Overview
RNAcentral holds the sequence, with entries from Greengenes. A computed fold for a 1397-nucleotide RNA from an uncultured bacterium, annotated as small-subunit ribosomal RNA. The coordinates come from a structure-prediction model, not an experiment, and the mean pLDDT is 83.

[in-house]
C1' cells in the first nucleotide's frame, strides 16, 4: 500500500451504564405442513452393533497330478440288415455301427496340488490408548507376488486322497481294509557372497556396536509343464512395496475422584519373538507414577477435512480419502509372506432352526429385501461394456468392489409455466367522504413465438497400439410437424422487518421468536380485497457457528453493578538492579525434507450455462534437520551499589505479656442522726419503705472499669490497644555511610494470629443485663418505657474461626501541579539564648489540576500513568440451600450444585411526588371574638325501600332547596287501558277534493269515528300556487346505549402565583440554567447580585360599580320667589336629583429606616392613602371529573314500536337514615295601641299593575279613575316609640285536625294557596362533633323580581338598623418557594412482606 470489521428490540416517567433475553445471517445426510412442470450433478437407518425368510456378493488353475464322464479319431467289428443267390436248410452281403480296446487329442472337473479367501465390501460397540496426528529412530526386526544381479536345478525313496470293498448313523458326518499319481511329502549329492562359531586387519559411530576384508570349523537347495517359445523351482545379494516395533509433542469433562502400584519399578540369569522389551519364569534389591493433575468415574473411534466466523476461534467428523477397531457374546490357537482370519477351525453363553431325542446346523456392521424400533431415509433392477481385483502362458471364468437404471424437491444448479401492442381504464371482486379508488395493461381482443410437452425421422461419444466387445440406450443430441397449447404455489402486512384495508369476534375465540395483542370502532385474533417477499418450492421445528468484546490470546473486569481473600508468615511457581566476557535453549534469518490425494483460493479448459468434471499454480499459517545473528531473555564466570539487609547513634508512642499500687463511684454490711415517704414515669404502677427506708455522717468489704488529660492525636499486619510504677520483649523513624554484595517482589497449598457472642474445666460475681417475673401501653403488646433478675460479662487454661473482619478499594515498586493543617525525627539562617522563618524524612487528614470514570467521585495515602505477583465475578430467585468430603464437644463454620421458575434484577445520576423530614412565606386555616347547625316541629333535596309505575341524571371537598326561573291536566322522559302505522314532525312522487280551520248533531273516557253545514288565491283560461285527504316506497321518528368514541359548555385545585419558549452556556445524556441568592410585595410585585441574555401566557392595569368635585342638560325631577289645600301652578335650574362629558389618588411631597435600591413606617394635605370599595376577568394543566336529557355528534340498537296519540294513575308513596332551610324555645320578647308622626333602595306593570270609593271580622268581591310608566299603580317597608303581661309549656311557641267561607283554574278526591272561628303537639337553647363571617361586614328587619292561570320557608336582587374580635402563627387544613431521603412515578388511596384460602 490494498482488502476485512453493521446491528436492533426489550429494565425507566425519562436518562447513561452495568447485565441477562430475544431477533435479523449461514448451515444441514435432516423431520413435519401445504404446494409440486422438466432437466443434470449429488445424497439417502442420525435410532435397535436389535433379529433375519429368499438369492446372490470368492473363486481359479487340465499348460501341477491320478481318476472319472462325455464327444472325436483309429482297431474291432456284436445285433440288425437294402440287396443278391439259394440246393430254401441257408450263403455272400453294402450299410449299420452296440459291448469293447488303444489315442498323438477335444471339453467336463468331485479329489491330490498351487495361488487366492489377511484385498476389495460393511460398521463405529469398544477404546482416552503410542489408538488417531505430526516429526523422528530401528546398530533391535520381516516381507509372498513384483524388479534386477549372483549362483543352481544331479540322482533316489516311501506314502496319502480320489477309487474300490465292507460299514456305522434319520441326517450332519465318518470308521476300517485295499489300490495309486503329482510342481504333494522325504532322504543323499553339491554349496557361498548365507547361517552359526573362533581368529586377524581397515574403517566408522552418542554407547551397546556396525560396515568391509581375510581365515579355520560346522550346516542347509531345487521340481516341472508346455512345445520351442515361454511360465515355472532353489540359494544369495539389492531395490521396491506392505507391515511391526520404540521415542519428543499435541489429543474431552469432571478434585463433591488426592493418592495410585505387587510382575508393581529395577537388575542378573534362562526363556519367548521376526525383533527390543516384565513379553513370561527364577533369583536379588525396594522401587516406580502423582497438584506439570497419578488413580477413578464419565463422554467419545482418531484425523485430511465441514459448517460458521474480519480473524484469533467455536462447534463437527455423514458422503469422499487415510489410519484404527470390531464381525451374535467372550475366550482360544492353527494355517500362512501376511490372520489371532466378516461370508476359516475348536470351545463356552445367549438366540433360532431341524431331528427318528442319540444328535446336528446356524451367524446380513456384503448388496438387494423383512419385520422390529422410530420424527425418519429407497429396488428382493441390469451390466461385467468401461475402471479395478482374483486365478490362468491365454483363450477366458469369478466380482451386489464398480458402472448404470428405478425410488424419494432431500440437496446444489439450470430452464420453463409466454412475448410484444393493447383503455370503453369493460364485467366481476373489494372499499368509499358516494365524487371516486383499487385490481389494472391486468384480461378480453390483434399480432408473434416454441424452451418444454406432445408425434415422426436420423442418431452418438464413451472403445485403448490390429480385431471383436455399449449395461446405460435408440440415451444424450440434431432435424421437422402440432398447438399458447402441458405447468405457480407458499409465507408474510404492530416495532424489530418490505409490506393495510374492510368485515366478524368482544380479555372470547385465539396469536406470539421477543417485546406484547384480544374486556364493541382489534392495520396484531379469524375471512375477504390488496400488498410485500421468496419460488418449484415455501414456511415450521431441531441442532451447530455467528451476532455475544456475554469466558475477554487478538478481546473483560472487582469503591458503590457480580467480584480483594479478616490480617500476616512464607513453601512451590511467577517475576527480578547497574557494568563486562562467553554460550545459543528461548528469538531472528537462510537453506534442506516433510506437511498423501482430494477439498478451499487463483488462472485455464471441458459438458449450450452453471452445478459438475480436469489440468496448472497457490495455499497447507506445522515439525524436523542444518548454516548463521547475538540486541533482548536465558545459563555460567567476573565486578559494582542506588533495592535490600547489617552495625552505630537518637529520640517518640494506649504495641505486646508478667507482676505490683491507687483514688473517685455504685453496691452490701455495722453503727449514729432522723421521719414518711422514696423510687420511677409522657402520666402512672410494680417495687422499697413505721420490723424505721430515701437523705445524712463514720467504720468496713468486695468486684470491675480507669473520669478530666483527649486532640479526622499515637501505635500495631489486621482484631485491636487508655489509671500508675516496675521488669521482660517486638516494630516503626531519623542521623551517619562502616559492612554484606541483589541476599529482592508476590505467594497457590501449608502454619501462625484473629471482635462479640458461644462452648468445656475450675474460680470470681459490685454494677449492667439475653433469658424469665411483675407493672404500665396497646384493639392485641410474646416489643419499645419501668421495677426486678439468671446466664454471660472479669480470671486461668482449652475450643470455635466467623462480623458491614469495610477505606464496602490485595500487596510491591517507579512517575505525574500545586495549597494548607496536624503529630514525631534531623538540619539551615537569625540571635546572647528560644521563638518565627526557611529545608528536608517517613506517618496521618482536608482542598485541588492534569487524567481516570457510567455518574457519583478519586486525585501523590489513585479509583491517574506503567511493570510483576495473588484472589476473585461472569443475569436475579433457588441458595451460601442440598448431597459428599473435610474441620468442630456442640452450636456450627468451610467446600459447593442441579432441577425448576422469570425477563428482568441492579448501579449512578435527572424531573415530578410524597414523609407522623428541615427552613422561609401567605389564606376565617388555627387562634380571639359573634351568630348558627348537630336535638324540636315543619318545608324541601338524598339514600333506602315500597310499588304497576313512584322517568332519568347528578355521588367526598366540587351530589344532596342540585338540572327544576315553580309535576292537579299539560309538563312527562314512567306505569295500566284504548288506538295508528310513510306515521304527531320534515322532504320527494302519484291520484282526488277546493279549501283547511271552525261550527252543530251521534257513539265512545278520550284519541279517534261517522253525519251535517260553510267554503280558497293567481292566471295569458292551457294552467299554476296553496292545503287536505288517501296511496306507494325512499325515508320519519327514538329523553334507547356509549360522557371510557366526541364538539361545546360546565365544575374543581385557585384570583394560588406561578407555567413556559428562543438564543447562549453548562451536563456523554435525561436534563439544569434563566425562575436559585440577598431584600421587598397582595403578586416571578419590584431592586440588587449572578453564564446569562431576552421574550411570551398569568399578576397589575385597562372595562363596569360606588366614593368627591367640576361642567353640560333641566322633563315626568327640584323649589331660594310669587301662588295654592296640595310642586297645585307660574318662575326659575342657585341647590338635591337625574345622566351624559371630564377631573381627581402617583408613594406626587416631607421625615425616619433601608445598601444611594426596592420598599416599609410615621406625617402634611385630601372626599378618599398606599391595588380606596365591590364585580366582571380564572395561566400551564389536573380530575378517563359533569353533561349522549339543552343542544350537535360518530358507531351500535329499535322500526304493526325502544316510534306516535288519548284517558287515567304515578313522579306527591313512608318503618327508617342523612343534607340544607323556616319557624321556635321568649322579657334586647309576646300582645295591644300609635300612625296625631315617620324615614329606603332597587325592581315590575297591557291577556298587565290597578288608585279613589263601596260590602265583608278577613281571604276578598264590587267598581274601574289613572298609566307601554322620574309622570299613573304595586306602595302600606320593617325594625322604631307607648302601654301591658312577669317567667309558666304560659297573653310563648305555633305543628296537628274540625266547622264554615275565599281566590285561580276545563278540573284542588289522590295534589294548590291564602282568609276567619276554634282545637294547641314538640319544643324551656340543643351529646360527640361541626359551619359562616375581618367593617357599612357578622347579626337583625323589611321590600322587589324571574318563573308563573294559581302555587316560593327556595333562588337571585335592594335597601334599613348596626356589632365584637385579631396577641400571634406552636399546633389542625390547604397552598407557594428552597432544600433533604425515598425500593414511590397509576406517583403514599403508592410500593411492599408474612399467613390463610
Nucleotide at each position: 500500500c490494498c482488502c476485512u470489521u453493521a446491528g436492533a428490540g426489550u429494565u425507566u416517567g425519562a436518562u447513561c451504564c452495568u447485565g441477562g433475553c430475544u431477533c435479523a445471517g449461514g448451515a444441514c445426510g435432516a423431520a413435519c405442513g401445504c404446494u409440486g412442470g422438466c432437466g443434470g450433478c449429488g445424497u439417502g437407518c442420525u435410532u435397535a452393533a436389535c433379529a433375519c425368510a429368499u438369492g446372490c456378493a470368492a473363486g481359479u488353475c487340465g499348460a501341477a497330478c491320478g481318476g472319472a464322464g462325455u464327444g472325436c479319431u483309429c482297431c474291432g467289428g456284436a445285433a440288425a440288415g437294402a440287396g443278391a443267390u439259394u440246393u430254401c436248410g441257408g450263403u455272400c452281403a453294402a450299410u449299420g455301427g452296440a459291448u469293447g480296446g488303444a489315442g498323438u487329442u477335444a471339453c467336463u472337473u468331485a479329489g491330490u496340488g498351487g495361488c487366492g479367501g489377511a484385498c476389495g465390501g460393511g460398521u463405529g460397540a469398544g477404546u482416552a490408548a503410542c489408538g488417531c496426528g505430526u516429526g523422528a529412530g530401528g546398530a533391535a526386526c520381516c516381507u509372498g507376488c513384483c524388479u534386477u544381479u549372483c549362483a543352481g536345478a544331479g540322482g533316489g525313496g516311501g506314502a496319502c486322497a480320489a477309487c474300490a470293498g465292507u460299514u456305522g448313523g434319520a441326517a450332519a458326518c465318518g470308521a476300517c481294509u485295499g489300490c495309486u499319481a503329482a510342481u504333494a511329502c522325504c532322504g543323499c549329492a553339491u554349496a557361498a557372497c548365507g547361517c552359526a562359531u573362533g581368529g586377524g586387519u581397515a574403517u566408522c559411530g552418542c554407547a551397546u556396536g556396525g560396515u568391509a576384508u581375510c581365515u579355520g570349523u560346522g550346516c542347509c537347495a531345487a521340481a516341472g509343464a508346455u512345445u520351442u517359445a515361454u511360465c515355472g523351482c532353489u540359494g544369495a545379494g539389492a531395490g521396491a512395496u506392505g507391515g511391526c516395533c520404540u521415542c519428543g509433542c499435541g489429543u474431552c469433562u469432571g478434585a463433591u475422584u488426592a493418592g495410585c502400584u505387587a510382575g508393581u519399578u529395577g537388575g542378573u540369569g534362562a526363556g519367548g519373538u521376526a525383533a527390543c522389551g516384565g513379553c513370561c519364569c527364577a533369583c536379588c534389591a525396594a522401587g516406580g507414577c502423582g497438584a506439570c493433575g497419578a488413580u477413578c468415574a464419565g463422554u467419545a473411534g482418531c484425523c485430511g477435512g465441514a459448517c460458521u466466523g474480519a480473524g484469533a476461534g467455536g462447534u463437527u467428523g455423514g458422503c469422499c480419502g487415510g489410519c484404527c477397531a470390531c464381525a451374535u457374546u467372550g475366550g482360544g490357537a492353527c494355517u500362512g509372506a501376511g490372520a489371532u482370519a466378516c461370508g476359516g477351525c475348536c470351545c463356552a453363553g445367549a438366540c433360532u432352526c431341524c431331528u427318528a431325542c442319540g444328535g446336528g446346523a446356524g451367524g446380513c456392521a456384503g448388496c438387494a429385501g423383512u419385520g422390529g424400533g422410530g420424527a425418519a431415509u429407497a429396488u428382493u433392477g441390469g451390466g461385467c461394456a468401461a475402471u479395478g481385483g482374483g486365478c490362468g502362458c491365454a483363450a477366458g471364468c469369478c466380482u451386489g468392489a464398480c458402472c448404470c437404471a428405478g425410488c424419494a424437491a432431500c440437496g446444489c444448479c439450470g430452464c420453463g409455466u409466454g412475448a410484444a401492442g393493447g383503455a370503453a381504464g369493460a364485467a366481476g371482486g373489494c372499499u368509499u367522504u358516494c365524487g371516486g379508488g383499487u385490481u389494472g395493461u391486468a384480461a378480453a381482443c390483434u399480432u408473434c413465438u416454441u424452451u418444454u410437452a406432445a408425434g415422426a425421422g436420423g442418431g452418438a461419444a464413451g472403445a485403448g497400439c490390429a480385431g471383436a466387445a455399449g449395461a446405460c440406450g435408440g440415451u444424450a443430441c440434431c432435424u421437422c410437424u402440432u398447438g399458447a397449447a402441458u405447468a405457480a404455489g407458499c409465507c408474510a402486512c404492530g416495532g424489530c422487518u418490505a409490506a393495510c384495508u374492510a368485515c366478524g369476534u368482544g380479555c372470547c375465540a385465539g396469536c406470539a421468536g421477543c417485546c406484547g395483542c384480544g374486556g364493541u370502532a382489534a392495520u396484531a385474533c379469524g375471512u375477504a380485497g390488496g400488498u410485500g417477499g421468496c419460488a418449484a418450492g415455501c414456511g415450521u421445528u431441531g441442532u451447530c457457528c455467528g451476532g455475544a468484546u456475554u469466558u475477554a490470546c487478538u478481546g473483560g473486569g472487582u469503591g458503590u453493578a457480580a467480584a480483594g481473600g479478616g490480617c500476616g508468615u512464607g513453601u512451590a511457581g511467577c517475576c527480578g538492579g547497574g557494568c563486562u566476557g562467553a554460550c545459543a535453549a528461548g528469538u531472528c534469518a537462510g537453506a534442506u525434507g516433510u506437511g498423501a490425494a482430494a477439498u478451499u483460493c487463483c488462472g485455464g479448459g471441458g459438458c449450450u450455462c452453471a452445478a459438475c468434471c480436469c489440468c496448472g499454480g497457490a495455499c497447507c499459517u506445522g515439525c524436523a534437520u542444518u548454516u548463521g545473528a547475538a540486541a533482548c531473555u536465558g545459563u555460567u564466570g567476573g565486578u559494582c551499589u542506588u533495592g535490600a539487609g547489617u552495625a552505630u547513634c537518637g529520640g517518640a508512642g494506649a504495641g505486646g505479656c508478667a507482676g505490683g499500687c491507687g483514688g473517685a463511684a455504685u453496691u452490701c454490711c455495722u453503727a449514729g442522726u432522723g421521719u414518711a415517704g422514696c423510687g420511677g414515669u409522657g402520666a402512672a404502677a410494680u417495687g422499697c419503705g413505721u420490723a424505721g427506708a430515701u437523705a445524712u455522717u463514720a467504720g468496713g468489704a468486695g468486684g470491675a472499669a480507669c473520669a478530666c488529660c483527649a486532640g479526622u492525636g499515637g501505635c500495631g499486619a489486621a482484631g485491636g490497644c487508655g489509671g500508675c510504677c516496675u521488669g521482660c520483649u517486638g516494630g516503626a523513624c531519623g542521623a551517619c555511610a562502616a559492612c554484606u554484595g541483589a541476599c529482592g517482589g508476590u505467594g497457590a497449598g501449608g502454619c501462625g494470629c484473629g471482635a462479640a457472642a458461644g462452648c468445656g474445666u475450675g474460680g470470681g460475681g459490685a454494677g449492667c443485663a439475653a433469658a424469665c417475673a411483675g407493672g404500665a401501653u396497646u384493639a392485641g403488646a410474646u416489643a419499645c418505657c419501668c421495677u426486678g433478675g439468671u446466664a454471660g460479662u472479669c480470671c486461668a487454661c482449652g475450643c470455635u474461626g466467623u462480623a458491614a473482619a469495610c477505606g464496602a478499594u490485595g500487596g510491591a515498586u517507579a512517575c505525574u501541579a500545586g495549597g494548607u493543617g496536624u503529630g514525631c525525627g534531623g538540619g539551615g539562617a537569625c540571635u546572647g539564648a528560644c521563638c518565627c522563618c526557611c529545608c528536608u524524612g517517613a506517618g496521618u487528614g482536608c482542598c485541588g489540576c492534569a487524567g481516570c470514570u457510567a455518574a457519583c467521585g478519586c486525585a501523590a495515602u489513585a479509583a491517574g500513568u506503567a511493570u510483576c505477583c495473588c484472589a476473585c465475578c461472569u443475569g436475579g430467585g433457588g441458595a451460601g440451600u442440598a448431597c459428599g468430603g473435610c474441620c468442630g464437644c456442640a452450636a456450627g463454620g468451610u467446600u459447593g450444585a442441579a432441577a425448576c421458575u422469570c425477563a428482568a434484577a441492579g448501579g449512578a445520576a435527572u424531573u415530578g411526588a410524597c414523609g407522623g423530614g428541615g427552613g422561609c412565606c401567605c389564606g376565617c386555616a388555627c387562634a380571639a371574638g359573634c351568630a348558627g347547625u348537630g336535638g324540636a316541629g315543619u318545608a324541601u333535596g338524598u339514600g333506602g325501600u315500597u310499588u304497576a309505575a313512584u322517568u332519568c341524571g347528578a355521588a367526598g371537598c366540587a351530589a344532596c332547596g342540585c338540572g327544576a326561573a315553580g309535576a292537579a291536566c299539560c309538563u312527562u322522559a314512567c306505569c295500566a287501558g284504548g288506538u295508528c302505522u310513510u306515521g304527531a314532525c320534515a322532504u320527494c312522487c302519484c291520484g282526488a277534493u277546493g279549501a283547511c280551520c271552525g261550527c252543530c248533531c251521534u257513539g265512545g273516557a278520550g284519541a279517534c269515528a261517522g253525519g251535517g253545514u260553510u267554503u280558497c288565491c293567481c292566471u295569458u283560461c292551457g294552467g299554476g300556487g296553496c292545503a287536505u285527504u288517501g296511496g306507494a316506497g325512499a325515508c320519519a321518528g327514538g329523553u334507547g346505549g356509549u360522557g371510557c368514541a366526541u364538539g361545546g359548555u360546565u365544575g374543581u385545585c385557585g384570583u394560588c402565583a406561578g407555567c413556559u419558549c428562543g438564543u447562549g452556556u453548562c451536563g456523554u445524556g435525561a436534563g439544569a440554567u434563566g425562575u436559585u441568592g440577598g431584600g421587598u410585595u397582595a403578586a416571578g410585585u419590584c431592586c440588587c447580585g449572578c453564564a446569562a441574555c431576552g421574550a411570551g401566557c398569568g399578576c397589575a392595569a385597562c372595562c363596569c360599580u360606588u366614593a368627591c368635585g367640576g361642567u353640560u342638560a333641566g322633563u315626568u325631577g327640584a323649589u331660594a320667589c310669587a301662588u295654592u289645600a296640595a310642586g297645585u301652578u307660574g318662575a326659575u335650574c342657585a341647590c338635591u336629583c337625574u345622566a351624559g362629558c371630564c377631573g381627581g389618588a402617583c408613594u406626587g411631597c416631607c421625615g425616619u429606616u433601608g445598601a444611594c435600591a426596592a420598599a416599609a413606617c410615621g406625617g402634611a394635605g385630601g372626599a378618599a392613602g398606599g391595588u380606596g370599595g365591590g364585580g366582571a376577568c380564572g395561566a400551564c394543566g389536573u380530575c378517563a371529573a359533569a353533561u349522549c336529557a339543552u343542544c350537535a355528534u360518530g358507531c351500535c340498537c329499535c322500526u304493526u314500536a325502544u316510534g306516535a296519540c288519548c284517558u287515567g294513575g304515578g313522579c306527591u308513596a313512608c318503618a327508617c337514615a342523612c343534607g340544607u332551610a323556616c319557624u321556635a324555645c321568649a322579657a334586647u320578647g309576646g300582645c295591644a295601641g300609635u300612625c296625631a308622626u315617620a324615614c329606603a333602595g332597587a325592581g315590575g306593570g297591557a291577556a298587565g299593575c290597578a288608585a279613589a270609593g263601596c260590602a265583608g271580622c278577613g281571604a276578598u268581591g264590587c267598581g274601574g279613575a289613572g298609566c307601554a310608566a322620574a309622570c299613573c299603580c304595586c306602595u302600606a317597608a320593617a325594625a322604631g316609640c307607648u302601654g301591658u303581661c312577669u317567667c309558666a309549656g304560659a297573653u310563648c311557641a305555633g305543628a296537628u285536625u274540625g266547622c264554615a267561607g275565599g281566590c285561580u283554574g276545563c278540573a284542588a278526591c289522590c295534589c294548590g294557596c291564602a282568609a276567619g272561628c276554634a282545637u294547641g303537639a314538640a319544643g324551656u337553647c340543643g351529646g360527640a362533633a361541626u359551619u359562616g363571617c375581618u367593617a357599612g361586614u357578622a347579626a337583625u328587619c323589611g321590600c322587589g323580581g324571574a318563573u308563573c292561570a294559581g302555587c316560593a320557608u327556595g333562588c337571585c336582587g335592594c335597601g334599613g338598623u348596626g356589632a365584637a374580635u385579631a396577641c400571634g402563627u406552636u399546633c389542625c387544613c390547604g397552598g407557594g418557594c428552597c432544600u433533604u431521603g425515598u425500593a414511590c412515578a397509576c406517583a403514599c388511596c403508592g410500593c411492599c412482606c408474612g399467613u390463610c384460602a